[in-house]
The RNA shown here (transfer RNA) has 72 nucleotides and comes from Paramuricea clavata. Its Rfam family is "tRNA". The family's RNA type in Rfam is transfer RNA. Gene Ontology term of the family: triplet codon-amino acid adaptor activity. The coordinates come from a structure-prediction model, not an experiment, and the mean pLDDT is 83. The organism belongs to Paramuricea, within Eukaryota. The sequence is in RNAcentral, with records from ENA and Rfam.
RNA sequence: GGGAGUGUAGCUCAGUGGUAGAGCAUUCGACUGCAGAUCGAGAGGUCGGGGGUUCAAAUCCGCUCACUCCCU
Numbered sequence: 001g002g003g004a005g006u007g008u009a010g011c012u013c014a015g016u017g018g019u020a021g022a023g024c025a026u027u028c029g030a031c032u033g034c035a036g037a038u039c040g041a042g043a044g045g046u047c048g049g050g051g052g053u054u055c056a057a058a059u060c061c062g063c064u065c066a067c068u069c070c071c072u
Stems, first nucleotide, its partner, number of pairs: 001071007010024004018055001026042005048064002051061002
């Protein structure tokens, strides 16, 4: 230099055009002598960034950033 892949909650990941979700973690409550386990409820997201297409984009199309892999 060329090509491919990944990027979504604190962590691991779903979500392939129509309300952004799960598990774990965390907070509060119930339970308990205290805790753990269990149960209930909550908080936590500019979907890596910035454009385009569309009535509507995490999703489709360029550009760009970070990381991984392959070729040279």